The part of an RNA shown here (small-subunit ribosomal RNA, 5' domain) has 557 nucleotides and comes from an uncultured prokaryote.
[in-house]
Context: one part of a larger RNA
RNA sequence: GAACGAACGCUGGCAGCGUGGAUUAGGCAUGCAAGUCGAACGUGAAGCUGUUGAUCAAUUCUUCGGAAGAGUGAUUCAGUGGAAAGUGGCGAAAGGGUGAGUUACGCGUGGGCAAUCUACCCCUAAGUUUGGGAUAACGGUUGGAAACGGCCGCUAAUACCGGAUGUGGUCGUCUCGCAUAAGCGAGUGCGAUUAAAGACGGGGAUCCUUCGGGACCCGUUGCUUGGGGAGGAGCCCGCGUGCCAUCAGCUUGUUGGUGAGGUAACGGCUCACCAAGGCUUACGGCUAGCUGGUCUGAGAGGAUGAUCAGCCACACUGGGACUGAGACACUGCCCAGACUCCUACGGGAGGCUGCAGUCGAGGAUCAUUCGCAAUGCGCGAAAGCGUGACGAUGCGACGCUGCGUGGAGGAUGACGGCCUUAGGGUUGUAAACUCCUGUCAUUCAGGAAAAACAGCCUUGGAAUUAAUACCUCCGAGGUUUGAUGGUACUGAAAGAGGAAGCCACGGCUAACUCUGUGCCAGCAGCCGCGGUAAUACAGAGGUGGCGAGCGUUGUUC
Numbered sequence: 001g002a003a004c005g006a007a008c009g010c011u012g013g014c015a016g017c018g019u020g021g022a023u024u025a026g027g028c029a030u031g032c033a034a035g036u037c038g039a040a041c042g043u044g045a046a047g048c049u050g051u052u053g054a055u056c057a058a059u060u061c062u063u064c065g066g067a068a069g070a071g072u073g074a075u076u077c078a079g080u081g082g083a084a085a086g087u088g089g090c091g092a093a094a095g096g097g098u099g100a101g102u103u104a105c106g107c108g109u110g111g112g113c114a115a116u117c118u119a120c121c122c123c124u125a126a127g128u129u130u131g132g133g134a135u136a137a138c139g140g141u142u143g144g145a146a147a148c149g150g151c152c153g154c155u156a157a158u159a160c161c162g163g164a165u166g167u168g169g170u171c172g173u174c175u176c177g178c179a180u181a182a183g184c185g186a187g188u189g190c191g192a193u194u195a196a197a198g199a200c201g202g203g204g205a206u207c208c209u210u211c212g213g214g215a216c217c218c219g220u221u222g223c224u225u226g227g228g229g230a231g232g233a234g235c236c237c238g239c240g241u242g243c244c245a246u247c248a249g250c251u252u253g254u255u256g257g258u259g260a261g262g263u264a265a266c267g268g269c270u271c272a273c274c275a276a277g278g279c280u281u282a283c284g285g286c287u288a289g290c291u292g293g294u295c296u297g298a299g300a301g302g303a304u305g306a307u308c309a310g311c312c313a314c315a316c317u318g319g320g321a322c323u324g325a326g327a328c329a330c331u332g333c334c335c336a337g338a339c340u341c342c343u344a345c346g347g348g349a350g351g352c353u354g355c356a357g358u359c360g361a362g363g364a365u366c367a368u369u370c371g372c373a374a375u376g377c378g379c380g381a382a383a384g385c386g387u388g389a390c391g392a393u394g395c396g397a398c399g400c401u402g403c404g405u406g407g408a409g410g411a412u413g414a415c416g417g418c419c420u421u422a423g424g425g426u427u428g429u430a431a432a433c434u435c436c437u438g439u440c441a442u443u444c445a446g447g448a449a450a451a452a453c454a455g456c457c458u459u460g461g462a463a464u465u466a467a468u469a470c471c472u473c474c475g476a477g478g479u480u481u482g483a484u485g486g487u488a489c490u491g492a493a494a495g496a497g498g499a500a501g502c503c504a505c506g507g508c509u510a511a512c513u514c515u516g517u518g519c520c521a522g523c524a525g526c527c528g529c530g531g532u533a534a535u536a537c538a539g540a541g542g543u544g545g546c547g548a549g550c551g552u553u554g555u556u557c
Base pairs, nucleotide, nucleotide: 001557002556003555004554006553007552008551009550010549013403014402015401016400017399018398019396020395026359027358028357030356031355032354035090036089037088040087041086047080048079049078050077056071059068060067061066097314098313099312106241107240108239109238110237111236112235113234116233117232118231121229122228123227124226125225126224127223128222129163130162131161132160138153139152140151141150142149143148168194169193170192171191172190173189174187175186176185177184178183198221199220200219201218202217203216206215207214208213242286243285244284249279250278251277254276255275256274257273258272259271260270261269289311290310291309292308293304294303295302296301316337317336318335319334320333339350340349341348342347367393369392370391371390375389376387377386378385379384406436407435408434409433416427417426418425419424440498442493443492444491445490446489451484455479456478457477458476459475460474461473462472501546502545503544504543505542506527507526508525512541513540514539515538516537522529523528
C1' cells in the first nucleotide's frame, strides 16, 4: 500500500447493487417448511331442492261439545352436493441447512468396468387373456388417563394371489465368430422356466339388456415383457492433495491361494482350509471438509476456501435394518444412552446443523414480515393444489458504486477569534449582501407502464376416421391472473431552505504557533517526548489529509 462475512470509538443526508451467527455440531417455547391424484377405489358429513308430515298455532265458524285452519316445521324418503377420514398410485432419497467427523480413491485431474444398476423421460418390438379370496374405511362391542388398541360383521380397486399365452428375457446345452483368464456377440437350433390393469372420451352398423347400460369399434392415457438412448448412480486405477522422526518399525482377515456364501457388480466383502506373507515416510500423534475460486503480488510465490457453483460428510449421541428404481433415509421405523415434557404411576411424547424467533456463551451478525404473480420442483389429463425452494419487502454505513449538503458575483479585506515586534498579520471571498439554480429530501397529481408467458372459452383450417364424434396440429378473436405497489418513473409546487465530520500536524510523513502542565499528568507504530520558554502531554487558533465517513484494533499478502 492492498484486502476483510470483521469488531470498537466519534460522526452520520439519499439511492442502487451486494452482503449479514465466523463463537456453543450448546439447549429450544410458538407458527410454518411435502404433498397431490375422485380421469385407480369403496364410502359419504354439513348445506340446498322436492316429498312426508309429529308438535305448536294467528284467525274463522260454532249447536260451546267441537270443527276448519294461514303459518311453524320434529321426522321419513328421493335427488343434488361434496367436507373429512380411509384403501391405492406417484412423490416424500429432490429442494433447504451445517462443516462435527474425515489426511481418505474424500476431493481434483485423467482413465477403466468384457465386473455393474437405473423410477420418471425419449425411440423401438410384441402383448394387454381367464379366474379367485381377502382387507381398511364403515357398523357393533370392548380395553386404556392418554398414546393407542382387541374381538365380531359387511365391502371395492390400477391393492393381493392363482391359471393361460411367450414376441421376448433368464438358465442349461449345441454350433460359429471375437477376445485378455474368468468372458463377449450371433443363431427362425433344442430343453426348462418366466407377464399384465385398467381409466376416460366418442361412435353408431350388429348383439344382449334389469332400459341405467354393456358387448363391439375408434381415440387418448395407463399396464406387462424385451432392445436402444439420455440423464443419474455404484465400483476400480495412475498422478496430485497439511505439520511432527522429541512417532521407526507396523500388520493376523493381516498378504496370497483354493472352494463356498453374499452383492446390481469385482473383491478377505464374509466364512472354511492351505501357504507365510504384506507395508515402510509405513505406523502413531496433532490439525483440517476438498475444489472452481478469493486476497495479495510485476511475476514466481504466499495466504485462504464467507457469499455463488461442483463433490463429500452429517442430521440429539451410538447402532441397526425395513420399504423402495434409488436411503441404511434432517421434519420415516426399531434398539440403547443423555436431556426435556405429559401421566390416573400402569405407561407415553420429543429432536430447528429448514425459515423466522428465544435463551445461553460471545468483541460480534437481522423480521416470530408478504406472496406463490414470476422461475423451478412434486402430484394431476387438465383446471389446479402444495412449496419459509424461490420471488419480494424490512433491519444493519457491513462492503462497493453514484449523488447531495448549493452556484456566480461580492473588500471597508466588516464583527468576533487567534497571533503580534502593538505597526499589523491571519481566519478570508470565507461571512454579510446581490443575482440565480432546484439534484436529493418534503408536499400534491398522474402512473393497474415493464416484469405475462401460459392456460381456458369461441371460431376457421389441416390431418385422422365409416364419421360433419373424439383426439392431435396450425391460425384468429375473446377472457382471466401482480406479492412487490399507488412502488419505479414522470410532472408540478415552495424554498438555500432539511443534510459534515473524523484523524493528524518532532522525524519517518503532507501539515505550526500560543496557553496550561513541570520526569507530574500524560503520549507512543519505531526512534523517542515530558525534570519551568514542550511545534511530541492537555486545550485553543491555524494548517494538512480523507470525506458520509474517518480513525483504532485484529488477520493475510
Its mean pLDDT, the model's own confidence on a scale to 100, is 82.